[in-house]
């Protein structure tokens, strides 16, 4: 000087936030157990289960100095040979008597209070052994074991007769502060207590001995320990256990105990507990402690200590100081063992062991040397207490497995981008060390007394020497929480997994390696406990919408209670005592090398009790007060409640009348009423229900709820006044009372309207919605029911804490006739500050700030359900689980999709035109089917005249044969120069075999290259897989106008604002406002063609104008025109023009080629669709290598019963034929296009010319105009098919081209439902051209020519943008999802019954034993007698009280079963619906009631937790 110093979160619900909320992890620990693994040590720990059952030993003996009696065996010696003596020995052993076996050791069934903790009482008690003290141990008797005889019996072990001693046992004496009665003083808290007397009772043992004295024994008083009773107080769960209780609760009287007491008895009295949980029932041994935690707590009660209760199971006493006695007794049981069957034994929950159960727990071991402890005087003996050793990684601690050096970064392994990396200083190697653990010397301390002798551990510890790196590391993990990553192998398969979640061919999550991380003689798993979890919240939690405020009141117990003062000192607060054992946990020291352990001090134990003190609060008492509560007085407002009377519309029925064919209903119809006269209309009557307007977030009640008008009876709130009461007050378990609507009973009454039914539609079906009918029901009267979304989803009460502004109800000021205006009080509504909240939202009528009191929540499902219980006529209601199952259910927001939600807009989207396809021929793609093969893709829009701008071989990737294997191709090595080409056999060819033939370039002459051949292995090669491994591409939304970012700004946050509003625009296009302010990708522009002009240039182009020609043909010329460059132009630029907001724009002019983007084209945002596409290319990973590679030949891609799509060409007269005749544009062309002219009917040939192209050619443009014919047929329309003949490309036109000519001359006469395209130079038609291409065009891409029609318009289909609004959707409506039904599991509930346990209780039994009673039998001490008997007192036995067991009924719980039976959960792809989520296609949902395969319809009330619209009212704002 210390004595404590302490507090972390992370995963998972969601597209993504926030929150609520559970579920799991990460940390400590254990008498643990399991698996892989194991070098030594210390020091702890080891049957948690069957308190099952136990073989064998051994755990309690001891004293000869209490007492009698007392041996063998063996040696010796003598012997008559039978035996005797001594020694052994007064010893062994027994036995009497005494201490001691009531401790010490085990264990946790029982026990929820007769235990335990703790704090007192005991004047209501005991103490054997110890220790202090004080007084005593006088003198007698009679027995009983041992023993020693006789009997019984198997055996334990029993009887019977004799002997005998004692510190055993009885008498007698004498004694005290002892015991009892009984009297007296004191003293008293009136309970007693303390002192004296009197009278009576009550004691005892001797041994031993050095004679000194020890030990011991009696009595008595005290002390320590140590126990017994009592009492406060604190000590698990269940109320689905709410009443219990008869010796119960008192009292007296006796009884009994060491002692208090109903403890026992017997009368008397009727009382005691109990919502501060009695009684019951389930669990447990308490406590110090331990384990956890930051505490508070929470879990636990092994080892160590403290009490307790137990001792095979139940009952009893005996003996003792103390037991109802673990190793004592006696009885009943149930088990095991002996047995001669008559009968006897036994009790390991002592230590060892053994069985059995179990996931599991240990030697039948040394010593009594220490420590204690029992006898004894001792010596000593016992001592499974206890010390030690053995066995277990069972803990918790220490130490080792080596230490320095050593890069060619060695071999090998794994990985790999082939470069390396990495294992790795790691190993080798090379220089040390030797703890351990081996091996030899050497050796303790523990032993203290008392000189000496004692050591189980143990030749241990500890020392020292020796030799050697030498004997000694393994577990789990590596997707994330969580520290650690690749590879191979598997292929929703094996299989992981604490939670989330992994695995369906590239798994850091399965197995394997190979690295790595973590811990280490250990790892891990697994089980239990406490943390984290503020997830029972005292410390520290909620409750409008997540789980949660009872439907309202009234009110009892409780709990809280307004101001002042006194006293008081229960709570409270502060001191002091005493007490909270030891240990342990702390702090300071110390002793094992250290630590783990061990010692010593402290220190702390938040408690309890006693005592001093203090009085603010709280409580008590007493006095006072009026701010709180009420009372009384005057007012006005109300659908407040009960009874009674009454009233007018309207609905229906009835009579009549008047009138005739329909009426009714609906989406549209039908049932249904009507010609037997209906709906319409009129009169008049019944009759019953409910009461329009006025009416209103108006009013009244507690809450359900109250609406015509009059009476009459009642409640209650409000406002004013002033007096009166003095806190009377607030809340309110249990109670009690009222409680919508449907429902039940009795008994009326029925107009309407209507569950159930009945029909009619409507649908696949329609048990529905819709329609026409209708019962019960709705209404009265009583009586039950008790339950609603009974909702403000917000208990009740007080206090505080900006406003503003309506509206009811009252009073007051101002002025006063009033209206306004002001202020206040009480109710109702809105917005809204602080502040509250997860958000939304609430906000003086709080969901803010406090207080007090009740009432509920504690993941979802199972379930408000099952049992039991109350309550009901029933219906049911109330109260209220659990098994099992799931990782989430769930609120509030956000951002998207999406709605049989709403607004606004566009778009050939409708609509309103033209003109098609769908029908026909064909052509061409596809599906399917065929086949050896009919390659392969591509498949709503966004696949099908798509890849393919062109399959007869080629292509070709497909089939079948036939080849080739380093390869058709490409590098690299090694050999040869025989090449290449060329014949010639063979064959289909590729290609074999032969034969001819002999190169090129460069050289430093050695050689190298290139080419071809031949050989080796790296290796080529794949149109084989994966488009869900990718990269580019490339389709679609969509040329829609959007998609976004930076700062700031709001918002916990996801997000949001900007981007939203009002206008506009083709556009997020602009302009105005605005917490936004600015950017970018997108739109617009910039580009390209086209339309006007102008400038520059004129060949190949052009010709106004001079010439000239057939002929721009030729020379001038370049005006035009055209050609191709560069510029111009169009900008709402103008307009006293209109419309808007003065803007933006817009309309309407005007000029202008050309007007509001002139017209086209290129031009495609963020993204979506695992879109397409590995067969264009690329490109990982997987496959195949004499083939899936690669040559080649035929064939296939062209097939054809059916279907689809794109297209051609027709069905004709706006037309076909047949002649005449006009007018482009854009493009091609030398392996070409081809004039000319000549054959040919024609495809087309000869033969010949021009052009590398503004120069020549293709090339004649059709349609059109003109003129004539056809006359409405399957035709002078159509042309497809087949025939026969030919041309032309090609080696080659069978399969399988294209074209010509002749002849043939199909179907089709305008096209069902459906369905497509297109707004202006477009639709429709009309021809020309290219690309691929030897050849092949109805296709495809350009070209120019004729050239319309119509848009009122946005209802409504389609898609799309914005803005809003609902969602239970997020794979995002193709979305979610209910319930039956069937099928596989599980748990479970009822269920005739069955069958265990546990109690309670009526009766019957009635061992032992105790206690009365008896005791004729038996009986030493004692008394009385000479004696013989007799008493006293005992004993056997009788018997009775109480009783354990057992036996029979009753009953209450618990528990297993149980044919059949209910609902309930769970199971990748069963089966019918489609309830619910959007107005979910009929709003939903709550409570009833009824019906129905189900979901569920319906009815009656009720609620918004319901879209939409449109009024009304209110707020805001102007």
């Nucleotide at each position: 000087a210390a004595a404590c110093u302490g507090a972390a979160g992370a995963g998972u619900u969601u597209g993504a936030u926030u929150c609520u909320g559970g579920c799991u992890c990460a940390g400590a620990a254990u008498g643990a157990a399991c698996g892989c693994u194991g070098g030594c040590g210390g020091c702890g720990u080891g049957c948690c289960u069957c308190a099952g059952a136990c073989a064998u030993g051994c755990a309690a003996g001891u004293c000869g100095a209490a007492c009698g009696a007392g041996a063998a065996a063996g040696u010796a010696u003598c012997u008559u040979c039978g035996g005797a003596u001594a020694c052994g020995a007064g010893u062994a052993g027994a036995g009497u008597g005494g201490c001691g076996u009531a401790c010490g050791g085990g264990u946790g069934a029982g026990u929820a209070a007769g235990a335990c903790u703790u704090a007192g009482g005991u004047a209501a008690c005991g103490u054997a052994c110890c220790u202090u003290u004080u007084c005593g141990c006088u003198g007698g008797g009679g027995a009983c074991a041992a023993c020693g005889g006789g009997g019984g019996g198997a055996a334990a072990c029993c009887u019977c007769c004799g002997c005998u001693a004692a510190u055993a046992c009885c008498g007698a004496a004498u004694a005290c502060u002892c015991c009892a009665u009984c009297g007296a003083a004191u003293c008293u808290g009136c309970g007693g207590a303390u002192u004296c007397g009197c009278u009576g009772g009550g004691a005892a043992a001797g041994c031993c001995u050095u004679c000194g004295g020890g030990c011991g024994c009696g009595a008595a008083a005290a002390g320590a320990g140590c126990g017994g009773c009592c009492u406060g107080a604190g000590u698990a769960c269940c109320a689905u256990u709410a009443g219990c209780u008869u010796g119960u609760u008192g009292g007296u009287g006796g009884g009994g105990u060491a002692a208090a007491a109903g403890c026992c008895u017997a009368c008397c009295a009727a009382g005691g507990c109990a919502a501060c949980g009695a009684u019951g029932g389930u669990u447990a041994g308490c406590u110090g402690g331990u384990c956890u935690g930051a505490g508070a707590g929470g879990a636990u009660g092994a080892u160590c200590a403290g009490c307790c209760a137990c001792a095979c199971u139940g009952g009893u006493a005996c003996u003792g100081g103390a037991a109802c006695a673990c190793g004592g007794a006696c009885c009943a049981g149930a088990c095991u063992c002996c047995u001669a069957c008559g009968g006897g034994a036994g009790g390991c929950a002592g230590c060892a062991g053994u069985u059995a159960g179990g996931a599991a727990u240990a030697u039948u071991g040394c010593a009594c040397a220490a420590u204690g402890g029992g006898g004894g005087a001792a010596a000593c003996c016992c001592u499974g207490a206890u010390g030690c050793a053995g066995c277990a990684a069972c803990g918790c601690c220490g130490c080792g497995u080596g230490a320095g050096g050593g890069a060619u970064g060695a071999a090998g392994g794994c990985c790999u981008u082939c470069g390396g990396g990495u294992u790795g200083u790691a190993a080798a190697c090379c220089u040390c060390u030797u703890u351990u653990a081996g091996u030899a010397g050497g050796g303790a301390a523990g032993a203290a007394a008392c000189a000496a002798a004692u050591g189980a551990c143990g030749g241990u510890a500890c020392c020292u020497a020796c030799a050697g790196a030498a004997g000694a590391a393994g577990c789990a993990c590596c997707g994330g929480c969580u520290a650690a990553c690749u590879c191979c192998g598997u292929g929703c398969c094996a299989g992981c997994a604490g939670c989330c979640g992994c695995g369906g061919u590239a798994a850091u999550a399965c197995g394997g390696a190979g690295g790595g991380u973590g811990c280490a003689a250990g790892c891990g798993u697994u089980a239990u406990u406490c943390g984290g979890a503020a997830u029972u919240a005292c410390u520290g939690g909620g409750c409008g919408u997540a789980a949660a405020g009872c439907g309202c009141a009234c009110g009892u117990a409780g709990c809280c209670u307004g101001u002042u003062u006194a006293a008081u000192a229960a709570g409270u607060c502060u001191g002091a005592u005493g007490u909270g054992a030891a240990a342990u946990c702390c702090c300071g020291g110390g002793g094992c090398u250290c630590a783990a352990c061990c010692c010593c001090g402290g220190a702390c134990g938040u408690g309890c009790a006693u005592u001093g003190g203090a009085u603010a609060c709280u409580g008590u008492u007493a006095a006072a007060c009026u701010a709180g509560a009420g009372u009384a007085u005057g007012g006005g407002a109300g659908a407040g409640g009960a009874g009674a009377g009454u009233g007018g519309a309207a609905u229906u029925c009835a009579u009549g009348g008047u009138g005739u064919a329909g009426a009714g209903g609906u989406g549209a119809a039908a049932u249904u009423c009507g010609u037997a006269g209906a709906u319409a209309u009129c009169a008049u009557g019944a009759g019953g229900a409910a009461c329009a307007u006025c009416a209103g977030u108006g009013g009244c009640g507690a809450a359900g709820g109250c609406g015509g008008c009059u009476c009459u009876c009642u409640g209650g709130a409000c406002c004013a006044u002033u007096a009166c009461u003095g806190a009377c007050g607030g809340u309110g378990a249990g109670g009690u009372g009222c409680g919508a609507a449907a429902g039940c009973g009795u008994g009326g009454g029925g107009a309407g309207c209507g569950a159930a039914c009945g029909g009619g539609a409507u649908u696949a079906g329609a048990u529905a919605c819709c329609c026409c009918g209708g019962u019960a029901g709705u209404c009265c009267a009583c009586g039950c029911c008790g339950u609603a979304a009974a909702c403000g989803a917000u208990g009740g009460a007080u206090a505080c804490u900006a406003g503003a502004u309506g509206u009811c109800g009252g009073g007051g000021g101002c002025c006063u006739u009033a209206c306004c205006c002001c202020c206040u009080c009480g109710g109702u509504g809105u917005c809204g500050u602080a502040g509250c909240u997860a958000a939304c939202g609430c906000g003086u009528u709080a969901a803010g700030u406090a207080u007090c009191c009740c009432g509920c929540c504690u993941g979802g499902g199972g379930a408000g359900u099952a049992c039991g219980g109350u309550c009901g006529c029933a219906a049911g209601a109330u109260u209220a689980a659990a098994a099992c199952u799931c990782a989430a259910a769930g609120a509030a927001a956000u951002u998207g999709a999406c709605g049989g939600g709403g607004g606004c807009c566009c778009g050939c989207a409708c609509a309103a035109g033209c003109g098609g396809u769908g029908g026909a021929g064909g052509a061409u793609g596809u599906u399917g089917u065929u086949u050896a093969a009919u390659u392969c893709g591509a498949u709503g829009c966004a696949a099908c005249g798509c890849g393919a701008a062109g399959a007869a071989c080629c292509u070709u990737a497909c089939c079948u044969g036939g080849g080739c294997u380093u390869g058709a191709c490409a590098u690299c090595c090694c050999g040869c120069g025989c090449u290449a080409c060329c014949c010639u056999a063979g064959g289909a060819a590729a290609c074999u075999a032969g034969g001819g033939g002999u190169u090129c370039c460069c050289u430093u002459c050695g050689g190298g290259g290139a080419c071809g051949c031949g050989g080796u292995g790296a290796c080529a090669g794949g149109u084989g897989u994966u488009g869900c491994a990718u990269g580019g591409c490339u389709g679609u939304c969509g040329u829609c106008a959007g998609c976004u970012c930076g700062u700031g700004u709001c918002g916990u946050g996801a997000g949001a604002u900007g981007u939203u509003g009002g206008g506009u625009u083709a556009a997020g296009u602009c302009c105005c406002g605005c917490a936004a302010c600015g950017a970018g990708c997108g739109c617009a522009a910039c580009c390209c063609c086209u339309g006007c002009c102008a400038u520059u240039a004129g060949u190949u182009g052009c010709u106004a104008c001079c010439a000239u020609u057939u002929a721009g043909u030729u020379g001038g010329g370049c005006a035009c025109u055209c050609u191709a460059a560069u510029g111009g132009g169009a900008c709402c630029g103008c307009u006293c023009g209109g419309a808007g907001a003065u803007a933006a724009u817009c309309c309407a002019g005007a000029g202008g080629a050309a007007g509001g983007a002139g017209g086209g084209g290129a031009u495609g945002a963020c993204g979506u669709c695992a879109a397409g596409u590995c067969a264009u290319c690329a490109u990982g990973g997987c496959c195949c290598u004499u083939a899936u590679g690669u040559c080649c030949a035929g064939g296939g891609c062209u097939a054809c019963a059916a279907a689809c799509g794109u297209c051609c060409u027709a069905c004709a007269a706006u037309g076909g034929c047949a002649a005449g005749u006009a007018c482009a544009a854009a493009g091609c062309g030398c392996a070409g296009c081809u004039a000319g002219a000549c054959c040919g009917c024609g495809a087309g040939g000869u033969c010949a010319u021009g052009c590398u192209a503004a120069u020549c050619g293709c090339a004649u443009a059709a349609a059109g105009c003109u003129u004539g014919u056809c006359u409405c047929a399957g035709u002078u329309c159509a042309g497809a098919u087949u025939g026969g003949a030919g041309u032309c490309u090609g080696c080659a036109a069978c399969u399988c081209g294209a074209c010509u000519c002749c002849a043939u001359g199909a179907a089709g006469u305008u096209g069902g439902a459906a369905u497509c395209g297109c707004u202006a130079g477009u639709a429709a038609u009309c021809g020309c051209g290219g690309a691929u291409c030897a050849g092949c065009a109805u296709g495809c891409c350009g070209c120019g020519g004729u050239g319309a029609a119509u848009a009122c318009g946005u209802u409504c289909c389609c898609g799309g943008g914005c803005c809003u609004u609902g969602u239970a959707c997020a794979c995002a409506c193709u979305g979610c999802c209910c319930g039956u039904c069937a099928c596989g599991c599980c748990a479970u509930g009822g269920g005739a019954g069955u069958u265990g346990g546990u109690g309670u209780u009526g009766c019957c039994u009635g061992a032992a034993g105790u206690g009365g009673c008896u005791g004729a039998g038996c009986u030493a001490a004692c008394c009385c007698g000479c004696a013989a008997g007799g008493g006293a007192g005992g004993c056997a036995g009788g018997u009775u009280a109480c009783u354990a067991u057992g036996g029979u009924g009753a009953u209450a719980c618990c528990g297993a079963u149980g044919a059949c039976u209910g609902g309930g959960g769970u199971g990748a792809a069963g089966u019918c619906g489609u309830a619910a989520c959007a107005a979910g296609g009929u709003a939903g949902c709550c409570g009833u009631a009824u019906c129905g395969g189900a979901a569920g319809g319906u009815g009656c009330g009720g609620c918004u937790g319901a879209a939409u619209c449109a009024c009304c009212u209110c707020c805001u704002u102007u």